[in-house]
RNA sequence: GUCCUCAUAGCUCAACGGAUAGAGCAUAGGUUUCCUAAACCUAGGAUGGUGGUUCAAUUCCGCCUGAGGACA
Numbered sequence: 001g002u003c004c005u006c007a008u009a010g011c012u013c014a015a016c017g018g019a020u021a022g023a024g025c026a027u028a029g030g031u032u033u034c035c036u037a038a039a040c041c042u043a044g045g046a047u048g049g050u051g052g053u054u055c056a057a058u059u060c061c062g063c064c065u066g067a068g069g070a071c072a
Base pairs, nucleotide, nucleotide: 001071002070003069004068005067006066007065010025011024012023013022018055027043028042029041030040031039048064049063050062051061052060
């Protein structure tokens, strides 16, 4: 330099173009316990950026940024 893949919550991952964007772990609060742990209940928290297509975009397209890989 060319090409390919990826980017969603604090972390690890889901989500036929249409649901309130979900789950586990973690965090906070509560129940229980003499206390702690465990268990159970509740809560907060996310689509890398910018344009485009569409009635509707996490999803499709372009560019940018970042990460990984192949070739040179």